[in-house]
A computed fold for a 101-nucleotide RNA from a Bacteroidales bacterium, annotated as SAM riboswitch aptamer (S box leader).

RNA sequence: UAUUUAUUGAGAAGGGCUGAGAGAACAGGCUCAGUGACGCCCUAGCAACCUGCCACCAAGGCAAAGGUGCUAAUACCUGCCCAGUAAGGGAAUAAUAAGUA
Numbered sequence: 001u002a003u004u005u006a007u008u009g010a011g012a013a014g015g016g017c018u019g020a021g022a023g024a025a026c027a028g029g030c031u032c033a034g035u036g037a038c039g040c041c042c043u044a045g046c047a048a049c050c051u052g053c054c055a056c057c058a059a060g061g062c063a064a065a066g067g068u069g070c071u072a073a074u075a076c077c078u079g080c081c082c083a084g085u086a087a088g089g090g091a092a093u094a095a096u097a098a099g100u101a
Base pairs, nucleotide, nucleotide: 001101002100003099004098005097006096007095008094013043014042015041016040017039021032022031023030026079027078028077029076044071045070046069049067050066051063052062053061054060075093080090081089082088
C1' cells in the first nucleotide's frame, strides 16, 4: 500500500513546547481557536480489538502487565439511494483493531 472481517449514539484531562489556523478530502453549514486552538512531548486516564485468567459444546465472566487505539461536538451535521411532515434505514468514504498478500 491492497484486501477480508468487526466496530464506530458510551467512556476518558492536566502540564510543557510551539504559534495560526483547526474539525480526513471537496462543497455548504455549524463549531473550536492569541483567555493559545491544531500539532508535538510528558504524565494521567478511558476502552477492552489483540492479550492473560476462569468457564468451555458454546454463550459468557473477570483483569489491565504487555501491543495498539482513543480522551470537544453521533465519524460535528448535510451531500448518494429508500422513505419523507418528521423520525428513520441503507450505501459510499473515513478511522481503529485483528488477519492475509